[in-house]
Molecule: transfer RNA
Organism: Candidatus Levyibacteriota bacterium
């Protein structure tokens, strides 16, 4: 330099052929249990889905550029 591949919640991840309010565990925050604390239970908050852009009725998903990060080749 070519080329593949990954970016979604604090962190690990789903999300089926593009479809309906973007879920899940873990962590946090509240209750409850307990002498107390931890497990266990209940409930609650947390995302402009890595940037701009284009396609389409609708885009996490398809297209084009970028930025990050692996990885193969020279």
């Nucleotide at each position: 330099g070519u080329c593949c591949c990954u970016a979604u919640a604090g962190c690990u991840c789903a999300a089926u052929u593009g479809g309906a309010u973007a879920g899940a565990g873990c962590a946090c925050c509240c209750c409850a249990c307990u002498c107390c604390u931890a497990a266990c239970g209940g409930g609650g908050a947390g995302a402009u889905u890595c940037c701009c852009a284009g396609u389409u009725c609708g885009a996490g998903u398809c297209u084009g550029g970028g930025u990050a990060g692996g990885g193969a080749c020279g």